[in-house]
Context: one part of a larger RNA
RNA sequence: UGACGGGGACCCGCACAAGCGGUGGAUGAUGUGGAUUAAUUCGAUGCAACGCGAAAAACCUUACCUACCCUUGACAUGUCAGGAAUUUUGCAGAGAUGCGAAAGUGCUCGAAAGAGAACCUGAACACAGGUGCUGCAUGGCUGUCGUCAGCUCGUGUCGUGAGAUGUUGGGUUAAGUCCCGCAACGAGCGCAACCCCUACGUUUAGUUACUAACAUUUAGUUGAGUACUCUAGACGAACUGCCAGUGAUAAGCUGGAGGAAGGUGGGGAUGACGUCAAGUCCUCAUGGCCCUUAUGUGUUGGGCUACACACGUGCUACAAUGGCACUUACAAUGGGAAGCAAAGAGGUGACUCUAAGCUAAUCCCAAAAAUGUGUCUCAGUUCGGAUUGUACUCUGUAACUCGAGUGCAUGAAGCUGGAAUUGCUAGUAAUCGCGGAUCAGCGCGCCGCGGUGAAUACGUUCCCGGGUCUUGUACA
Numbered sequence: 001u002g003a004c005g006g007g008g009a010c011c012c013g014c015a016c017a018a019g020c021g022g023u024g025g026a027u028g029a030u031g032u033g034g035a036u037u038a039a040u041u042c043g044a045u046g047c048a049a050c051g052c053g054a055a056a057a058a059c060c061u062u063a064c065c066u067a068c069c070c071u072u073g074a075c076a077u078g079u080c081a082g083g084a085a086u087u088u089u090g091c092a093g094a095g096a097u098g099c100g101a102a103a104g105u106g107c108u109c110g111a112a113a114g115a116g117a118a119c120c121u122g123a124a125c126a127c128a129g130g131u132g133c134u135g136c137a138u139g140g141c142u143g144u145c146g147u148c149a150g151c152u153c154g155u156g157u158c159g160u161g162a163g164a165u166g167u168u169g170g171g172u173u174a175a176g177u178c179c180c181g182c183a184a185c186g187a188g189c190g191c192a193a194c195c196c197c198u199a200c201g202u203u204u205a206g207u208u209a210c211u212a213a214c215a216u217u218u219a220g221u222u223g224a225g226u227a228c229u230c231u232a233g234a235c236g237a238a239c240u241g242c243c244a245g246u247g248a249u250a251a252g253c254u255g256g257a258g259g260a261a262g263g264u265g266g267g268g269a270u271g272a273c274g275u276c277a278a279g280u281c282c283u284c285a286u287g288g289c290c291c292u293u294a295u296g297u298g299u300u301g302g303g304c305u306a307c308a309c310a311c312g313u314g315c316u317a318c319a320a321u322g323g324c325a326c327u328u329a330c331a332a333u334g335g336g337a338a339g340c341a342a343a344g345a346g347g348u349g350a351c352u353c354u355a356a357g358c359u360a361a362u363c364c365c366a367a368a369a370a371u372g373u374g375u376c377u378c379a380g381u382u383c384g385g386a387u388u389g390u391a392c393u394c395u396g397u398a399a400c401u402c403g404a405g406u407g408c409a410u411g412a413a414g415c416u417g418g419a420a421u422u423g424c425u426a427g428u429a430a431u432c433g434c435g436g437a438u439c440a441g442c443g444c445g446c447c448g449c450g451g452u453g454a455a456u457a458c459g460u461u462c463c464c465g466g467g468u469c470u471u472g473u474a475c476a
Stems, first nucleotide, its partner, number of pairs: 001476002003473003007470007015460002019424005026316001029313005034307001042053002064302002067299002070296001073127001077126002079123005086103007107116003129291002132289003138285002140280003143276001145274001150189006156165003169180003195268004200236007209226003214223002239262001242256005318417001322376005334365003339358002344353003383414001388409007430452007
């Protein structure tokens, strides 16, 4: 000087407390461990692995296993020889592939011969190739402490020196934020601001948007209009600016006025010096090592989907604030041409047929909870939906291993969950649906969107994590 302390002081955080909802019990989904297996590919392992890499494992993906093949190779450059490329087709085979048959001659230069470009085949060698190993050889990227308020430097001063000072102290702040003081004076990286969205207004612009007035219509449908809504550019607006109190006449704090918004208005992006030899050689790049008729490449089938069990994360429930039947109103973000598909028709339904419109502020996908009425009357039930049988639908060469959905039948566990544990402070929790990426098809996951919309916070003694100062230490 640090680190540590079941030392001290001060401060902060959904850290506790106050509340609301969960997890832990049940079924099934999904990931992991284990055990199994020919293989169940690999990685991630306290917080910070476990609905994680994977924003889609039937084939492909795929890296694993089995069997069958190839060896200058599936891919690149160079040399030589031959042929344009390419298209159609027969036999064998699980296919890769092997053995054939037919058609066909192009482009550039050149009168022609020939040469060249591109592509295909063959030969020999340089080489290719490796999701093989090492993340403890690395780059890059990422997590974490933590959006915590810290981390440093120059000059000066002090100390023999390591170092100290500044950065400590008194106040204050979300903040090393600001003020005052001070052997310090300044500065840098962080904080804040500058950026984006959102909340108010002005102005510009009105089509595909909107409709107050006039006409018109089943309908903003059409004429008309740009007031209003909305869209999307520019600008304004919030700064403790004003008032009162308080404070040290400071920084600030408390209350008030005005205001759409008030003291960082609400969200986002933004992550200092560093820590964990943290994670990744399976994104990519790369040193070294290893394989080279195989640890490379192709194909068929299988596996990654298995199952005494254990754990994590989410879904659905156990019901009456509910289930069922009918009725009925209101969004936003987005997506759409190998696509979204209205209306109509068929089917109990998944869906099918036909098909308007839409390169989309124009057309389509397209709401649910809520509302109203009725019924059920506390029961393993008109709760709950697992499982199983059967008949179908859709995607796709192909749903056996192993897809999603529909109808009928079947109707399991489950009556609110031990110890323990978790999220959340406001348009939040809870609850309700909708969209998107990936994608032929497939999600209860993920990323977003809006609808309805609470309770509680006395306080900082305690638990956890962090910051500053101080103290002890046989630790570095």
A computed fold for a 476-nucleotide part of an RNA from an uncultured bacterium, annotated as small-subunit ribosomal RNA, 3' major domain. Rfam family: Bacterial small subunit ribosomal RNA. Rfam links the family to the GO terms ribosome and structural constituent of ribosome. Its mean pLDDT, the model's own confidence on a scale to 100, is 85.